A computed fold for a 73-nucleotide RNA from candidate division CPR2 bacterium GW2011_GWC2_39_10, annotated as transfer RNA. The sequence was found in a public genome assembly. Rfam family: tRNA. Lineage of the source: Bacteria > Bacteria candidate phyla > candidate division CPR2.
RNA sequence: CGGCCUGUAGCUCAGGGGUUAGAGCACCGUUCUUAUAAAGCGGGGGUCCUGGGUUCAAAUCCCAGCAGGCCGA
Numbered sequence: 001c002g003g004c005c006u007g008u009a010g011c012u013c014a015g016g017g018g019u020u021a022g023a024g025c026a027c028c029g030u031u032c033u034u035a036u037a038a039a040g041c042g043g044g045g046g047u048c049c050u051g052g053g054u055u056c057a058a059a060u061c062c063c064a065g066c067a068g069g070c071c072g073a
């Protein structure tokens, strides 16, 4: 310098144009227990990496940038 992949909750990830953005773990409360853990029930937490574009509508499509990973030179 070039190519490809990835970026969504604290962590690991789903969701691939539409009607509230989700799961597991973690965290908080609660039930149970002498107590803790486990288990059950409930809850909080997201400018979907940034900026622009397309569209009636963008986490999702396009462009540029940023960050990480892999490959090549």
Stems, first nucleotide, its partner, number of pairs: 001072007010025004018056001027043005049065005